């Protein structure tokens, strides 16, 4: 290198490490931190974008490179106006108009304690508690066009 096997890992706050900080060691160097979860791929392409959300922390989640389900634009395709078709405008994206309040409910990780580990740093197991967007339920307030052809 191949080829079984077995165990772990199930995926984007993801991966990485030149700066800095820390730990070892006289140096050289070698190690070691650098995003905690919720939620996102319910059309595709392209381009642009320092790409939600709160929790902790106040040397770091600081700084750096990638990348990424997001968001805006523009094409496409699709879906919506109390019939059918069509076309243009709008508004959305397959649950296929918009805004607004309200109500229930939902987390990890820092800390602390506990236990293993390491020469240290640090990083690991275990345990309790607390969010906010989305999303869901309710209410309320806007919008729900125009032509055209066809039936009735």
């Nucleotide at each position: 290198g191949c080829g079984g096997g077995c165990a772990u890992g199930u995926u984007a706050g993801c991966g990485c490490c030149a700066g800095g900080a820390c730990c070892g060691g006289a140096a050289a160097c070698g190690g070691u931190u650098g995003a905690c979860g919720a939620g996102g791929a319910a059309u595709g392409g392209c381009g642009g974008u320092u790409g939600u959300c709160g929790a902790a922390a106040g040397a770091c989640u600081c700084g750096g490179c990638g990348g990424a389900u997001g968001c805006c634009g523009c094409c496409a395709c699709g879906g919506c106006g109390a019939u059918c078709a069509g076309u243009g405008a709008g508004c959305c994206g397959u649950c296929a108009g918009g805004g607004a309040g309200a109500a229930a409910g939902c987390a990890a990780a820092a800390a602390g304690c506990g236990g293993a580990a390491u020469c240290a740093a640090c990083a690991c197991c275990g345990u309790a508690a607390c969010a906010g967007a989305g999303g869901u339920u309710c209410u309320c307030c806007c919008g729900g066009c125009a032509c055209u052809g066809u039936g009735a």